[in-house]
Molecule: Bacterial RNase P class A
Organism: marine sediment metagenome
RNA sequence: UGAGGGUCGCCGGCGAGCCGUAAGGAUCGUCGGAGGAAAGUCCGAGCUCCGCAGGGCAGGGUGCCGGGUAACGCCCGGGCGUCGCAAGGCGACGGAAAGUGCCGCAGAGAGCAGACCGCCGAUGGUCCUUCAGGGGACACAGGCAAGGGUGAAAGGGUGCGGUAAGAGCGCACCGGGCCGCUGGUGACAGGGGUCGCAUGGUAAACCCCACCCGGAGCAAGGCCAAGUAAAGGACGAGGGGUAGCCCGCCCCGCUCGAGUCCUGGGUAGGCCGCUCGAGGCCGCCAGCAAUGGCGGUCCUAGAGAAAUGACCCUCCGCCGCCACGGCGGCGACAGAACUCGGCUUAUU
Numbered sequence: 001u002g003a004g005g006g007u008c009g010c011c012g013g014c015g016a017g018c019c020g021u022a023a024g025g026a027u028c029g030u031c032g033g034a035g036g037a038a039a040g041u042c043c044g045a046g047c048u049c050c051g052c053a054g055g056g057c058a059g060g061g062u063g064c065c066g067g068g069u070a071a072c073g074c075c076c077g078g079g080c081g082u083c084g085c086a087a088g089g090c091g092a093c094g095g096a097a098a099g100u101g102c103c104g105c106a107g108a109g110a111g112c113a114g115a116c117c118g119c120c121g122a123u124g125g126u127c128c129u130u131c132a133g134g135g136g137a138c139a140c141a142g143g144c145a146a147g148g149g150u151g152a153a154a155g156g157g158u159g160c161g162g163u164a165a166g167a168g169c170g171c172a173c174c175g176g177g178c179c180g181c182u183g184g185u186g187a188c189a190g191g192g193g194u195c196g197c198a199u200g201g202u203a204a205a206c207c208c209c210a211c212c213c214g215g216a217g218c219a220a221g222g223c224c225a226a227g228u229a230a231a232g233g234a235c236g237a238g239g240g241g242u243a244g245c246c247c248g249c250c251c252c253g254c255u256c257g258a259g260u261c262c263u264g265g266g267u268a269g270g271c272c273g274c275u276c277g278a279g280g281c282c283g284c285c286a287g288c289a290a291u292g293g294c295g296g297u298c299c300u301a302g303a304g305a306a307a308u309g310a311c312c313c314u315c316c317g318c319c320g321c322c323a324c325g326g327c328g329g330c331g332a333c334a335g336a337a338c339u340c341g342g343c344u345u346a347u348u
Base pairs, nucleotide, nucleotide: 002315003314004313005312006311007310008309010033011032012031013030014029015028016027018025019024035333039344040343042342043341044340045339046338047217048216049215050214059213060212061211062210063209064078065077066076067075068074079093080091081090082089083088094208095207099206100205101202102201103200116148117147118144119143120142123141124140125138126137127136128135129134156174157173158172159171160170161169175197176195177194178193179192181190182189183188221272222271223270224269231263232262233261234260235259239251240250241249279298280297281296282295283294284293285292286291316331317330318329319328320327321326
């Protein structure tokens, strides 16, 4: 996430007269009528109802530091890591020294490491040689882990020394652990001392630590309430029983009770919730920024299974053609339904 205008429609508010007993109906006039995402419903809130003493367990979420905010898993600024020549991009970025699990394939060895190729011949051994001292061969015992090879990862790295060959074995630098210091609100950074270096990786595996979290949602929820059926109550014509009759008295229990009235609940239906709000725009101020404060100004869909459309004109943007005057085409994604703040996705 086009601007302005015209005509005809659709929806709603208000006004007028008309029709109608009323509810309401149509007409005319006037005013208003989708979005940056109205979408996904993924987070966070307001609002409403239900629940709730407090604490714990379970479950879920978040996870460097500081700030912003009603709040957030969002935003801003910073630190660290990583990628990039750089501008800059990206990061579930607490803990692997509490415990448990896992580390496929390959590979000798993958966690109380390991020796396939290789290196060595100091030590032991066997053999050859020499008069002897000695020298040499083999690679059997053995020593080594530098080089090769496997792997995502092989028990710090580079270099020098050292050695039979090697090895933090020694040393220098880099890296790392621990302890002070300095700077910073902090994450962290810098520098000093000390330790030859000790516990490989994996927590988007269980787990541990810190913090946060009650549930459902506007079909929430509230108010008014026709008719019908049923319930309760009052009145009640009548009926039955007892008594010899009347009067009177008693009963009418789930299966006597017309009818009238009342009551609460509640269906259809109507009304509220509903749109003025953590609101938009402009200016000034504070702040690196997110954002906040102050002042001014504006009111802008609010429904019902549901309107917001079509055509034309002028301009704008993009594309193509071109005789440079113009001509033609295109203008997406999508569409409110309680309301906000984000994120994500779609989009000439």